[in-house]
RNA sequence: AGGCGGCCGGACGGUCGCGGGCCACGUCGGGGAAACUCGAACAACGGCUCGAGGAAAGUCCGAGCUCCGCGACGCAGGGUAGCGGGUAACACCCGUCCGCCGAGAGGCGAGGACCAGCGCCACAGUGACGAACCGGCAGCGGAUCGGCAACGACCCGUGGGCCGGGUGAAACGGGCAAGCUCUACCCGGAGCAAGGCCAAAUAGGAGGGCAGGGCGGACCCGGAGACGGGAUCCCAACCAGGAGCGGCGUCGCUUCGCCCUCGGGUCGGCCGCACGAGGCGUCGGGCAACCGGCGUCCCAGAUGGAUGACCGUCACCGCCCUUCGGGGCGGGACAGAACUCGGCUUACAGGCCGCCUCGU
RNA sequence: CGGGGCGUAGCUCAGCCUGGUAGAGCAUCUGCUUUGGGAGCAGAGGGUCGGAGGUUCGAAUCCUCUCGCCCCGACCA
Numbered sequence: 001a002g003g004c005g006g007c008c009g010g011a012c013g014g015u016c017g018c019g020g021g022c023c024a025c026g027u028c029g030g031g032g033a034a035a036c037u038c039g040a041a042c043a044a045c046g047g048c049u050c051g052a053g054g055a056a057a058g059u060c061c062g063a064g065c066u067c068c069g070c071g072a073c074g075c076a077g078g079g080u081a082g083c084g085g086g087u088a089a090c091a092c093c094c095g096u097c098c099g100c101c102g103a104g105a106g107g108c109g110a111g112g113a114c115c116a117g118c119g120c121c122a123c124a125g126u127g128a129c130g131a132a133c134c135g136g137c138a139g140c141g142g143a144u145c146g147g148c149a150a151c152g153a154c155c156c157g158u159g160g161g162c163c164g165g166g167u168g169a170a171a172c173g174g175g176c177a178a179g180c181u182c183u184a185c186c187c188g189g190a191g192c193a194a195g196g197c198c199a200a201a202u203a204g205g206a207g208g209g210c211a212g213g214g215c216g217g218a219c220c221c222g223g224a225g226a227c228g229g230g231a232u233c234c235c236a237a238c239c240a241g242g243a244g245c246g247g248c249g250u251c252g253c254u255u256c257g258c259c260c261u262c263g264g265g266u267c268g269g270c271c272g273c274a275c276g277a278g279g280c281g282u283c284g285g286g287c288a289a290c291c292g293g294c295g296u297c298c299c300a301g302a303u304g305g306a307u308g309a310c311c312g313u314c315a316c317c318g319c320c321c322u323u324c325g326g327g328g329c330g331g332g333a334c335a336g337a338a339c340u341c342g343g344c345u346u347a348c349a350g351g352c353c354g355c356c357u358c359g360u
Numbered sequence: 361c362g363g364g365g366c367g368u369a370g371c372u373c374a375g376c377c378u379g380g381u382a383g384a385g386c387a388u389c390u391g392c393u394u395u396g397g398g399a400g401c402a403g404a405g406g407g408u409c410g411g412a413g414g415u416u417c418g419a420a421u422c423c424u425c426u427c428g429c430c431c432c433g434a435c436c437a
Base pairs, nucleotide, nucleotide: 001357002356003355004354005353006352007351008350010314011313012312013311014310015309016308018051019050020049021048022047023046026042027041028039029038030037031036053334057345058344060343061342062341063340064339065191066190067189068188071251072250073249074248075247077187078186079185080184081183082096083095084094085093086092097111098109099108100107101106112182113181117180118179119176120175121174129173133165134164135163136162137161139158140157141156142155144153145152146151195271196270197269198268205262206261207260208259209258210257212239213238216234217233218232219230220229221228222227241256242255243254244253264436265435266434278297279296280295281294282293283292284291285290316331317330318329319328320327321326361433362432363431364430365429366428367427370386371385372384373383380417388404389403390402391401392400410426411425412424413423414422
């Protein structure tokens, strides 16, 4: 001068304040229509205890959890991609091969397949992908001249083989799949405003659209009867139809109304909701990611949304003064839980530790 | 909190799917026309396609990250 990995992201004390829990499963009182809730009043100016992050963020992946009959098959759609391993799972992590970058430590890689098919390769350039064009050469054929001949010189034609054609990213060598696609594998959808319970209120309201056929019964008419005809009602074993799989189709199952528009009421409470793929320590296995055993700890749960303010001492950084003992002034980032985890990515004042490379 | 969409000229938009010159209308400016203005006609200027990185010979377009803006989602019957 750099590279990689890990960690911290002020400490202690005092005063005041905020949110949760426990000590009171009781009594009393308050709020509310109710469900429910509040209050430390009854110990009493109550006591004890916990209270943001490494990213709580972006919501980019993967899961848990909850609901929707994820029923079977298929189509569509989405995703992943050397090889092996880890994991609940992943697009994450570890190891390794290969390629590229770097002087190096190291870093980056969406790294299957364009010999299945389709498509694209602008401009420039003869030509941009079945190849064609121009020039030259070998070869072949022919004419003329020289020579007795073998042959030589020169010209023309052909030229399937070879070379070149200063353009371009790339020149018959192809390239592009972060183009369609093919191969292998994976994926049902929605999301805590999921969802469950309670309380209250309203008009379980209005309009429009689709609801078929046939059989049977009742009824009416005709007929002596068999039977024929008919508007309506009932039944529902049959066919059809609608709805129920949160992209679609078929089949199966269940069910009998379904769809669209307009309007009405409430906008309250409780749960979900904090013990979890959990943290720390140690031992063992493994190159590592990680796994296992033992011990130990309990660590935010708001709902207009708490986690703060002030003072003192110390530490850190910057500036100034100095009689070198110190003194004075100023500063501290990014950001902030909201169902919960595992990752990735992005933002971040300042600082610490370890290993390594290059130069002097 | 969750879900979805959009950023291209001063404004409103097309182009993106299928990558090669960035376009339209209105607005602005200049000229013609008119006594003058408006309207009309002709012409011109104006863009690093929100930002950064990647794939590619080449990116507004494809992929990733990021910034900003907009929309939707309560329950009962």
Two RNAs folded together computationally: RNase P RNA and transfer RNA, 437 nucleotides in total. The prediction has a mean pLDDT of 79. It holds a member of the Rfam family "Bacterial RNase P class A". The family's RNA type in Rfam is ribozyme.